The RNA shown here (Bacterial small signal recognition particle RNA) has 100 nucleotides and comes from Desulfotomaculum sp. The source organism's lineage runs through Bacteria, Bacillota, Clostridia, Desulfotomaculaceae and Desulfotomaculum. It matches the Rfam family "Bacterial small signal recognition particle RNA". By type it is a non-coding RNA gene. Rfam's curators write: The signal recognition particle (SRP) is a universally conserved ribonucleoprotein involved in the co-translational targeting of proteins to membranes. The literature on the family includes a 2002 paper in Nucleic Acids Res by Regalia et al., "Prediction of signal recognition particle RNA genes". Its mean pLDDT, the model's own confidence on a scale to 100, is 76.

RNA sequence: GGUUGGGUCUUGCGCGGCGGAGACUUUUGAACCGUGUCAGGUCCUGGCGGAAGCAGCACUAAGAAAGAACCUCCGGGUGCCGCAAGGACGCCUGGCCCGA
Numbered sequence: 001g002g003u004u005g006g007g008u009c010u011u012g013c014g015c016g017g018c019g020g021a022g023a024c025u026u027u028u029g030a031a032c033c034g035u036g037u038c039a040g041g042u043c044c045u046g047g048c049g050g051a052a053g054c055a056g057c058a059c060u061a062a063g064a065a066a067g068a069a070c071c072u073c074c075g076g077g078u079g080c081c082g083c084a085a086g087g088a089c090g091c092c093u094g095g096c097c098c099g100a
Stems, first nucleotide, its partner, number of pairs: 001097008009086006015079002018075005024067005034059004042051003
């Protein structure tokens, strides 16, 4: 000096990871305007019985708190990950050949 690769660059796809949200689990959660059961008491009935139904209790809704993993969605200056296409011959690096 020539030639041929790789990296750095851009885009797309995929995989993993990070963050957020949802879903999920647990707890809590309705004076009255949720459900069920309704002590006491009230009402109807000659009676048998029946009706509504406060408190309480249980189950929950909206909500609140906590939470590992799995699932879904969103996001990136995420990854000395993979694949494909492209770019400039700017930088780094490897092989081969020739010459000094």